A computed fold for a 1414-nucleotide RNA from an uncultured Pseudomonadota bacterium, annotated as small-subunit ribosomal RNA.
RNA sequence: ACGCGUAAGAAUCUGCCUCUUAGUGAAGAAUACCCUUGGGAAACUGAGGUUAAUGCUGCAUAUGUCCCUUCGGGGAGAAAGGUGGCCUCUUGCUACCGCUAAGAGAUGAGCUUGCGUACUAUUAGCUUGUUGGUGGGGUAAUAGCCUACCAAGGCGAUGAUGGUUAGCCGGCCUGAGAGGGUGAACGGCCACACUGGAACUUAGAUACGGUCCAGACUCCUACGGGAGGCAGCAGUGAGGAAUAUUGCGCAAUGGGCGAAAGCCUGACGCAGCAACGCCGCGUGAAGGAUGAAGGCUUUAGGGUCGUAAACUUCUGUUAAGUGGGAAGAAAUGUUUAUCCUUAAUACGGAUAAAAGAUGACGGUACCAUUAGAGAAAGCACCGGCUAACUUCGUGCCAGCAGCCGCGGUAAUACGAGGGGUGCAAGCGUUAUUCGGAAUAAUUGGGCGUAAAGGGUACGUAGGCGGUAUGUUAAGUCAGUUGUUAAAUUCUUCAGCCUAACUGAAGGUCAGCAGCAGAUACUGGCAUACUUGAGAAUGGAAGAGAGAAGUGGAAUUCUCGGAGUAGCGGUAAUAUGCGUGGAUCUCGAGAGGAACACCGAUGGCGAAGGCAGCUUCUUGGUCCAUUUCUGACGCUGAGGUACGAAAGCGUGGGUAGCAAACAGGAUUAGAUACCCUGGUAGUCCACGCAGUAAACGAUGAUCACUAGACGUUAGUUCUGUUUACAGGAUUAGUGUCGUAGCUAACGCGUUAAGUGAUCCGCCUGGGGACUACGGUCGCAAGAUUAAAACUCAAAGGAAUUGACGGGGGUCCGCACAAGCGGUGGAACAUGUGGUUUAAUUCGAUAAUACGCGAGGAACCUUACCUAGGCUUGACAUGCUUUUGAUCGCUAUAGAAACAUAGCUUUUCAAGUUUCGGCUUGAACAAUUGCACAGGUGCUGCAUGGUUGUCGUCAGCUCGUGUCGUGAGAUGUUGGGUUAAGUCCUUUAACGAGCGCAACUCCUAUCAUUAGUUGCUACUAUUUAUAGGCACUCUAAUGAAACUGCCUGGGAAACCAGGAGGAAGGUGGGAAUGACGUCAAAUCAUCAUGGUCCUUAUGCCUAGGGCUACACACGUGUUACAAUGGUCGGUACAAAGAGUUGCGAACCUGUAAGGGUAAGCUAAUCUCAUAAAGCCGGUCUAAGUUCGGAUUGAGGUCUGCAACUCGACCUCAUGAAGUUGAAAUCGCUAGUAAUCGCGCAUCAGAUACGGCGCGGUGAAUACGUUCUCGGACCUUGUACACACUGCCCGUCAAGCCAUGGGAAUUGGUUUUACUCGAAGUGCGUGAGCUAACCCUUUUGGGAGGCAGCGUACCACAGUAAAAUUAGUGACUAGGGUUAAGUCGUAACAAGGUAGCCGUAGGGGAACCUGCGGCUG
Repeated sequence: ACGCGUAAGAAUCUGCCUCUUAGUGAAGAAUACCCUUGGGAAACUGAGGUUAAUGCUGCAUAUGUCCCUUCGGGGAGAAAGGUGGCCUCUUGCUACCGCUAAGAGAUGAGCUUGCGUACUAUUAGCUUGUUGGUGGGGUAAUAGCCUACCAAGGCGAUGAUGGUUAGCCGGCCUGAGAGGGUGAACGGCCACACUGGAACUUAGAUACGGUCCAGACUCCUACGGGAGGCAGCAGUGAGGAAUAUUGCGCAAUGGGCGAAAGCCUGACGCAGCAACGCCGCGUGAAGGAUGAAGGCUUUAGGGUCGUAAACUUCUGUUAAGUGGGAAGAAAUGUUUAUCCUUAAUACGGAUAAAAGAUGACGGUACCAUUAGAGAAAGCACCGGCUAACUUCGUGCCAGCAGCCGCGGUAAUACGAGGGGUGCAAGCGUUAUUCGGAAUAAUUGGGCGUAAAGGGUACGUAGGCGGUAUGUUAAGUCAGUUGUUAAAUUCUUCAGCCUAACUGAAGGUCAGCAGCAGAUACUGGCAUACUUGAGAAUGGAAGAGAGAAGUGGAAUUCUCGGAGUAGCGGUAAUAUGCGUGGAUCUCGAGAGGAACACCGAUGGCGAAGGCAGCUUCUUGGUCCAUUUCUGACGCUGAGGUACGAAAGCGUGGGUAGCAAACAGGAUUAGAUACCCUGGUAGUCCACGCAGUAAACGAUGAUCACUAGACGUUAGUUCUGUUUACAGGAUUAGUGUCGUAGCUAACGCGUUAAGUGAUCCGCCUGGGGACUACGGUCGCAAGAUUAAAACUCAAAGGAAUUGACGGGGGUCCGCACAAGCGGUGGAACAUGUGGUUUAAUUCGAUAAUACGCGAGGAACCUUACCUAGGCUUGACAUGCUUUUGAUCGCUAUAGAAACAUAGCUUUUCAAGUUUCGGCUUGAACAAUUGCACAGGUGCUGCAUGGUUGUCGUCAGCUCGUGUCGUGAGAUGUUGGGUUAAGUCCUUUAACGAGCGCAACUCCUAUCAUUAGUUGCUACUAUUUAUAGGCACUCUAAUGAAACUGCCUGGGAAACCAGGAGGAAGGUGGGAAUGACGUCAAAUCAUCAUGGUCCUUAUGCCUAGGGCUACACACGUGUUACAAUGGUCGGUACAAAGAGUUGCGAACCUGUAAGGGUAAGCUAAUCUCAUAAAGCCGGUCUAAGUUCGGAUUGAGGUCUGCAACUCGACCUCAUGAAGUUGAAAUCGCUAGUAAUCGCGCAUCAGAUACGGCGCGGUGAAUACGUUCUCGGACCUUGUACACACUGCCCGUCAAGCCAUGGGAAUUGGUUUUACUCGAAGUGCGUGAGCUAACCCUUUUGGGAGGCAGCGUACCACAGUAAAAUUAGUGACUAGGGUUAAGUCGUAACAAGGUAGCCGUAGGGGAACCUGCGGCUG
């Protein structure tokens, strides 16, 4: 697009073919070839002459055909012959092939119509031959097909017009289907043939391999002119990721021409190339364990490749060699015979027979045979999805990746090896389509919170629609007829060995059309009904709307009185106001705005919204009566109206409030929060605007489906004298809840339940409530509304935690109340830093820093320098040599060590000349090989150990129950406790690890025991013996359990009391749940991996770990009179001791020394405890405080005190006069204070650490606050869990996009110009054989060239529209491990957040007004 598909139709043509009828008579003029002669390079072409036809032209005839008709008739209009046979031999007959006219058929074609046929509304109006009529023309035929006139129509939201894209279909792919995608091959239709236009011829063309013209391009040329069209088969070039031979043959099938032979046929049949696809086959089969070698791996034993191989026995497909070898071929044609036709033995037709010809493929398929396991396996993958695992290499590199994601030194994820898995002559990748995707949902989805209900109503088109009857038969249903080409798909059978492939038969579907039916439902028409809807009558409530009037309280201002110093404001201030009289108070007045109480889960309205009172006008709703109309209804795209606040315009008004603005505070800053002022605005009138978290985040209407309790407005019944009470019912408005629904939360007769009708809307997040375009608006802006690009998420509800500048309860030296300190000084010690050859290493918030270290002069020691060693300082095994090694001496050296010398083996066996020799073992040295060694690295590969939360009261499990689930319950609640301790309640019942208890010390007593302890006594030689009562010692017991009483309580338990040595876990210690911090430790130890191996191992000497502008932590001593100093005097506990403690005595000022008793310890020693008490002195000062530092002299330990020890004596006599911000410990025998002891250790830096006792307080109202913790609850955008998450500007890189002065193309439109070829029309003075007339000259008819004109292609001019590209500059957006500024959001996010709007500000944002709770 009547282009295609499908189904119909009427106004047509149709060569060749079939059937039927009739005819085929008689004439004429030319011309090609050819001959002669010109032009041209060529293509080609001119002139003259001769001649033929089935070529051309008249004439005759006309059954039928066409035209006219007065239906009697009249008119017009054809032809071409050829060949064969028979002849009565010059004309006939006949057959065949033709020709003409006509009728019919078949085939093919043209035309018309219904229905179907992509996306786009950011394309909404289009159309003038347009729509129709009449006349004329035109066509094979209908028709605005063309033309003149007339009318003003025609199409369109059921999508016209425009834009973009596309040949349509049978079919093909996919899918359970419905669908979705597609239109290769094969077949039907259409269109096209270098681009555009045009006609001619013809049955048929507006003609792929014809003509003409214009244009672009290519080629030839003698420059004057000419030629061409592979989207036919091959082939070439170009483009591209990519697509084959310039093959053979007409043998078969089919087509054209011809009477036929035959000719033509890149249709077709074959072959060639390509694993491009489908199908089939092979690359061997059976046996074979020493589980070979080799590879890989290993826990070193083994495992695996693997019966796999080797080896043995077989088979023989394909490929190879040799030999044979098709079917596809039968017709036509020729000959003969028979039959039909005919007058006929012609011709023609049919049938039969005979002989013969014909093969491109191709010596191909196939068959036989020979040899021979011989020649024949790859690709992808192995983290999950998804079948299949290990080693090495690499080290966020190289790389992989479909999604999630892997790789930062132990990678099943990268690369390689081994092994495995899946397919297999293929395998994998890429692209595309469908599926899965119910992820566009007709089948078959949704819209409270995930995306999604329009802000609300009225209403047009449309959609849907109550009861009854009749009619119709459009929808609907079933029957039948036609069609739906063939092929394909499906089923069955058959043919190639099988299959793919092919053949045959059958079957299927929906659609469309016709015919005759059915009538329940829907629709149409008609009639009726009352229940839907509406009206009437009588009542009821109400901030419903509009207008006018009016009232009081309060704020502010003005005036007057009275009165005096402040007022105001805040967390606290300040700005501000006030002695010119404020605030406060009394009175009077002005003006504007808003209406306390009532007041409410209350009322009204469609929504927005509506509040003093009165009047007027007016809309809607409800109840009752059941009087009327008679389906009048519901919804509603477009449309119309209304529509908070902010905002805009014009004019008023302005008391209070208050964006902007100003000032003051706060702050790091503070364009904010707070305060003082203050303008638009808020108010009124008239217009505009049209949006909100315009929300119940829930469209409107109708019906159905348990209830309970409130409340508003009615009606009605019962009781009753009213008030009132109880019931029934209607309309609203709330809370809870059943069934049901829901992802859950929740909803639940006011549904988010169950159904019906209609409308609106959604389809991952961002980009984007955006851009462009359109519409509206004065503007602000509103509405409609994309794409590129980017991410693998965004989101909802609920769960467990964690967190909160959320809430509740509770605890802790957590705060508070107290006492004493630290922080200031000096010194000690540790750390950081710096320095150094080295200052070894580790620890380093709480939880490192007097920590590892319970003790660095050498050693330790790991560090540095220097000198040495290399199987090693140390272990085991094998091996070579030897018999020593050890020890001693000497030399060199710093030493290690080196050299030299002296001295020296043991056991067993054998042999023996008793010297010895051989073998073996032990020991030792030595040579070599395996190996040792490493305080080298990784505590983020680990074990073990430890710190911390925290001695906090918690952490879990089984079964059951609840929940879709994560999970919950138990473990919560009410009490109570130090405690998840116990009681009680309870869908839970029990249990485990923790708590408590059991263990130790301590406080009382008893019993037993009595040395080294004790001594009331007794005895005597005064130091012993009795004694064990007491003290003490150390073993066993007792005792305390809320047991008793009072009160409270349900109980648990709490408060008080008694008794008691002790009272409510008596005090203390040990004891540390599940887990957290990738916490600490590879340097205690162990250990995977890795690195070093004449060194990163080992030995030695010296040095260092002890440095020193500085900073911090932990301590000691002080600053003094509660003290210092001197003298006297009293009372402990717990420990240690033979390489030891060491008495007494002597000596030294002292440290100490000398000598030496006792003690392996209730015996002896260390060993005098000190503070205290008594007395003296000092008298407020840098001191009689304080003791650093320094000088001198000593003592002790030790191989050795220089770097680098402690102590003693004398002398010296620093800072410091109670310590800023800040901060630590402690709740009773505690703090504070006083001394004593021990470990390590030769000595010591110990003022540290671990213990012991002496003296011995103060305070706690309480839980608001700080810190930490426990439980319950709440919010959450956090889960690496608030040291969380996260927003925006700015700066940088990259990417795509919008705007943009302009610029370059494409497409389309309008108007005009030009107007080739061609056709029509007109003309045609030039030219002209046939026909006609004529006197042979001419004339006529007709024709041709030419000319004009109409239409028209290309082209041109002008103006538009649309689309694409480019574009200085510019705008926002996206994205990018570690940029800048702040901290807006998430918790009450530190000013609750968000929505709309307006203003302001670096930025997130802030503020005003109204709204929402998310």

Annotation:
Its mean pLDDT, the model's own confidence on a scale to 100, is 82. The RNAcentral record of the sequence draws on SILVA. It matches the Rfam family "Bacterial small subunit ribosomal RNA". Its family is annotated with structural constituent of ribosome and ribosome in the Gene Ontology.